The RNA shown here (transfer RNA) has 72 nucleotides and comes from a Minisyncoccota bacterium. The organism belongs to Minisyncoccota, within Bacteria. Its Rfam family is "tRNA". The family's RNA type in Rfam is transfer RNA.

[in-house]
Formats: sequence, structure tokens, C1' cells
RNA sequence: GCCCCCAUAGCUCAAUGGAUAGAGCGUAGCCCUGCGGAGGCUAAGAUCCCUGUUCGAAUCAGGGUGGGGGCA
Repeated sequence: GCCCCCAUAGCUCAAUGGAUAGAGCGUAGCCCUGCGGAGGCUAAGAUCCCUGUUCGAAUCAGGGUGGGGGCA
């Protein structure tokens, strides 16, 4: 330098172009308990950035950023 793949919650992962973007772990609050780090309930928390296509984009297209791999 060229080519390919990936980017969603603090972490690991889901989500046919269409319902309020879900789950596990973790975190916070409450309950329970002799105590709680065990158990129960509840809550907060995310689509890498810009532009476009579309009635509608996490999803499709173009460009960029970051990460991984291959060739040289």
C1' cells in the first nucleotide's frame, strides 16, 4: 500500500427494514434474614461518527474513526 471481517448497556451476547432495542452477569434501591456477598422484587444503563436511501434504519448504501486478520 491492497483485500476481508468486526463495532449495540460496565462486561458477554441477541434483535426478518416495522411493537417501548431485549437477555445473562454486574451496579443501585427495597424486601427477606440473627448477619448478608445467599434468596425475592424493582430500577438505572447502549446502537462508534457523518451523510444518503426509505413511509420507517441497530439493520441497506457511501465516506470516516477504531480494532482484528490475510497478501505484499
The sequence was found in a public genome assembly. Model confidence (mean pLDDT): 81 of 100.